A computed fold for an 80-nucleotide RNA from an uncultured delta proteobacterium, annotated as c-di-GMP-I riboswitch aptamer. It was read from a public genome assembly, where an Rfam model found it. Model confidence (mean pLDDT): 87 of 100. Rfam family: c-di-GMP-I riboswitch aptamer. Gene Ontology term of the family: cyclic-di-GMP binding.
RNA sequence: CAAUGAUAAAGGCAAACCCGGGGCAAUCCGGGGACGCAAUGCCACGGACCAGUUUAAUAGCUGGCAGCCGGGUUACCGAA
Numbered sequence: 001c002a003a004u005g006a007u008a009a010a011g012g013c014a015a016a017c018c019c020g021g022g023g024c025a026a027u028c029c030g031g032g033g034a035c036g037c038a039a040u041g042c043c044a045c046g047g048a049c050c051a052g053u054u055u056a057a058u059a060g061c062u063g064g065c066a067g068c069c070g071g072g073u074u075a076c077c078g079a080a
Stems, first nucleotide, its partner, number of pairs: 005077001012037002017032006035067001041073003045070003049064005
């Protein structure tokens, strides 16, 4: 340095749900709260899924989602 992840250490993030707010919606933001997570940090590039809209239909367009997968990128520690 790369791979890798333990009955290690120091920490970190935060599901469902509740309250307030934004949005037609999916869902997002803040607070509480912890199901879990070794990238459950960040990125919408590819696929999947979700919402809105359109078409006779197929297709299309717009948005969401990184805690669905792949990919890119950054990163703590040090047993095997």